This is a predicted structure of a 102-nucleotide RNA (Purine riboswitch aptamer) from Oceanobacillus sp. CFH 90083. Lineage of the source: Bacteria > Bacillota > Caryophanales > Bacillaceae > Oceanobacillus. Its Rfam family is "Purine riboswitch aptamer". The literature on the family includes a 2003 paper in Cell by Mandal et al., "Riboswitches Control Fundamental Biochemical Pathways in Bacillus subtilis and Other Bacteria". Its family is annotated with purine nucleobase biosynthetic process in the Gene Ontology.
């Protein structure tokens, strides 16, 4: 330089995949119509509005408030959805190889 040459592998790249944590979006909010109830009450249904954004727009629990009327307010907690990203996890490729040997 050439030829033969392992191995349940390690390590790496490159792609899917869940997850888990962090940030964005939006405040699980806001308006309209129409409905239902009455201090053991405070619904229900519909449409609009919001997002470089598809969806969703709900449940639990507190306290004020409302004295027979038609209107409820504040506040806590839990998400989901769509994206960005960061560390591990995992399946396949890259490899019927390389390499260790001889």
């Nucleotide at each position: 330089a050439a030829u033969c040459a392992a191995a349940a592998a390690u390590a790496a790249a490159u792609a899917g995949c869940a997850c888990c944590c962090c940030g964005u979006a939006u405040a699980u909010u806001c308006c309209c119509g129409g409905u239902a109830a009455u201090a053991u009450g405070g619904u229900c249904c519909g449409g609009g509005a919001g997002u470089c954004u598809c969806u969703a727009c709900a449940g639990a629990g507190u306290a004020a408030c409302c004295a027979a009327a038609a209107a409820u307010u504040a506040c806590u907690c839990u998400a989901c959805u769509a994206u960005g990203g960061a560390c591990g996890g995992u399946u396949a490729u890259u490899a019927c190889a390389a390499u260790a040997g001889a």